[in-house]
RNA sequence: GCCAGCGGUUGGGGGUGUCCCAAACAAGAGUUGGGACUGAGAUCAGACCCCUCGAACUUGAUCCGGACCAUGCCGGCGAAAGGAAACCAACGGCUUCAUUA
Repeated sequence: GCCAGCGGUUGGGGGUGUCCCAAACAAGAGUUGGGACUGAGAUCAGACCCCUCGAACUUGAUCCGGACCAUGCCGGCGAAAGGAAACCAACGGCUUCAUUA
């Protein structure tokens, strides 16, 4: 001097499903509460995850195969199509110069 893969600041993007139980309301669907499953997160959120080096998340999809009480549970689809950024930067990295031995 340069870089940005640790990290930080500010800003932005995103999801919230499935099953069971009890009571109340309801014709039912459903709402509220409790429990169970997967997950970072299933609305205690001032949380969690992700931001182009982008599998956070959405679409295709009321998709296909498997498992499950059930599910967006797992795999495929698939690096397919979309998808939200700027800055600061060392106790990190690279490089150059000088000095000393």